This is a predicted structure of an 86-nucleotide RNA (c-di-GMP-I riboswitch aptamer) from a Clostridiaceae bacterium. The sequence was found by an Rfam model in a public genome assembly. Its mean pLDDT, the model's own confidence on a scale to 100, is 85. Taxonomically the source falls in Clostridiaceae (Bacteria, Bacillati, Clostridia, Eubacteriales). Rfam family: c-di-GMP-I riboswitch aptamer. Rfam describes the family as follows. GEMM was predicted in a large-scale screen for bacterial structured RNA regulatory elements.

[in-house]
RNA sequence: ACUUGAUAAAGGCAAACCCAUCGAAAGGUGGCGACGCAAAGCUAUAGGGGCUACAGUGAAGAUUACUAAGCCAGCCAGUUGCCGUG
Numbered sequence: 001a002c003u004u005g006a007u008a009a010a011g012g013c014a015a016a017c018c019c020a021u022c023g024a025a026a027g028g029u030g031g032c033g034a035c036g037c038a039a040a041g042c043u044a045u046a047g048g049g050g051c052u053a054c055a056g057u058g059a060a061g062a063u064u065a066c067u068a069a070g071c072c073a074g075c076c077a078g079u080u081g082c083c084g085u086g
Base pairs, nucleotide, nucleotide: 002086004084005083012037013036018031019030020029021028022027035074041079042078043077047076048075049072050071051070056066057065058064059063
């Protein structure tokens, strides 16, 4: 440098539920808690995909469609990297 995740050590992260809080929502943050994770580290106009729709636009008539400038990295991807194997 490449490869790989058998075994092991040091450690790391933390789904759902519930509580608080911010938000129109999706969702975020903190607490609690572990379903899982070898990148569940980082990257969101400027790779694909997904979620939401306050405002806006259209149709309508007490609804409905579209739309990201809002989100998701625990969907793929990109990128950096610990320990061990070969």